[in-house]
RNA sequence: CAAAAAUCCGGGCAAACCUGCCGAGAGGCAGGGACGCAAAGCCUCCGGUCCCCAUCUGCAUUUGGCGCGGAAGGGAUAGCGGGGUUGCCAGC
Numbered sequence: 001c002a003a004a005a006a007u008c009c010g011g012g013c014a015a016a017c018c019u020g021c022c023g024a025g026a027g028g029c030a031g032g033g034a035c036g037c038a039a040a041g042c043c044u045c046c047g048g049u050c051c052c053c054a055u056c057u058g059c060a061u062u063u064g065g066c067g068c069g070g071a072a073g074g075g076a077u078a079g080c081g082g083g084g085u086u087g088c089c090a091g092c
Base pairs, nucleotide, nucleotide: 012037013036017032018031019030020029021028022027035079041085042084043083045082046081047080048077049076050075051074052073055071056070057069058068059067
């Protein structure tokens, strides 16, 4: 340096679902619970997906409200990928 094969400590996290709380909602937090995960640790920079109280706007409507659609904007998801960053172990 190349190829093949085997093996692994301490452990960690926690899907769905249930209960309580927060939120307009997506969803989040806590407890229970494990579907799975070698980063299923952390971060919304890029894409995806999801939400829409309020705002603007089109349609509908007997005035208004309710309703349907669009836009901008804001939000969510790190267990949807990419990216950044940190970490444990084995072999050499």